[in-house]
Context: one part of a larger RNA
Molecule: small-subunit ribosomal RNA, central domain
Organism: uncultured prokaryote
RNA sequence: CUGGGCGUAAAGCGCGCAUAGGUGGUUAGAUAAGUUGGAUGUGAAAGCCCCGGGCUUAACCUGGGAACUGCAUUCAAAACUGUCUAGCUAGAGUACGAUAGAGGGGUGUGGAAUUUCCUGUGUAGCGGUGAAAUGCGUAGAUAUAGGAAGGAACACCAGUGGCGAAGGCGACACCCUGGACCAAUACUGACACUGAGGUGCGAAAGCGUGGGGAGCAAACAGGAUUAGAUACCCUGGUAGUCCACGCCGUAAACGAUGUCUACUAGCCGUUGGGGAACUUGAUUCUUUAGUGGCGGAGCUAACACGAUAAGUAGACCGCCUGGGGAGUACGGUCGCAAGAUUAAAACUC
Numbered sequence: 001c002u003g004g005g006c007g008u009a010a011a012g013c014g015c016g017c018a019u020a021g022g023u024g025g026u027u028a029g030a031u032a033a034g035u036u037g038g039a040u041g042u043g044a045a046a047g048c049c050c051c052g053g054g055c056u057u058a059a060c061c062u063g064g065g066a067a068c069u070g071c072a073u074u075c076a077a078a079a080c081u082g083u084c085u086a087g088c089u090a091g092a093g094u095a096c097g098a099u100a101g102a103g104g105g106g107u108g109u110g111g112a113a114u115u116u117c118c119u120g121u122g123u124a125g126c127g128g129u130g131a132a133a134u135g136c137g138u139a140g141a142u143a144u145a146g147g148a149a150g151g152a153a154c155a156c157c158a159g160u161g162g163c164g165a166a167g168g169c170g171a172c173a174c175c176c177u178g179g180a181c182c183a184a185u186a187c188u189g190a191c192a193c194u195g196a197g198g199u200g201c202g203a204a205a206g207c208g209u210g211g212g213g214a215g216c217a218a219a220c221a222g223g224a225u226u227a228g229a230u231a232c233c234c235u236g237g238u239a240g241u242c243c244a245c246g247c248c249g250u251a252a253a254c255g256a257u258g259u260c261u262a263c264u265a266g267c268c269g270u271u272g273g274g275g276a277a278c279u280u281g282a283u284u285c286u287u288u289a290g291u292g293g294c295g296g297a298g299c300u301a302a303c304a305c306g307a308u309a310a311g312u313a314g315a316c317c318g319c320c321u322g323g324g325g326a327g328u329a330c331g332g333u334c335g336c337a338a339g340a341u342u343a344a345a346a347c348u349c
Stems, first nucleotide, its partner, number of pairs: 004320003007303002012317001014201004021194003025088007033081002035077008049065006091191001092188004097182001099180001103177007110154001115149007125136002162169002206247006215241002220236004258316006266294012278281001298305001322349003331342004
């Protein structure tokens, strides 16, 4: 090299966009680089292999042949790949018209609730727990009524419902904006797929600067529990949680399942479009794009998967190679730091 794998055994980059590269629909014609065949030259000798010969045999020596799967030149073939030319429309895209949506960004508005403050009523408890205590309260709490302030989150609707590449997205209104799907036509004419490097996005926590701070709450303090209790429970409570800008770049970033394409039984739901039928309905049938539950063949070590494949194939990328040492050390790159990323060995079983 060939070969085996990646849902759960080791193994799919967290997710996009895209460069090089790899791969690439259909019809003609041309070409002849790859490809195929022939010829010529060359491919030293020895050795290996085959047929002989010589030492009594063998090792050994020796004659001939084959082989040397290669390279170069030349002639020919034209199916396939490549290249060139001219087309095509089934891939891909564009236009026109509708549709659904927590897709993204900005601005404003709203109601419920918690907390605090003010005022009234009112009086001795409140709160909390398994039980208590710390705590709050006669300086008038808890409760109740009215008013005010401020921050954060948006009950019901709500749904294996929707949207987004992923992370994720949920009050209402407006503005800006991305994508998807459907139907019928028209247009472009392979413009496609994947994607090493690269580049962008990327929960929470954390970091920097400046705001904000109602509730919650690491740290911390106190009360309990306990043999102890640096915990679980309770009373408090600071970072943080929120906003703007800038970093960080990681997660069980999960469907533990890379992206794209084609093919391969059915049945039942549900979401968004389209069509048809009549009995015009809370109807039936059909088609398309999602999203779920079963299930056949097949596949799988089993569990399971089963048109949303883990089935059957193709294209391209990433990754794996016994456990520990170790996702560590050293070095490089990035970062303000925390650290991230790339990534060993000795030794040991």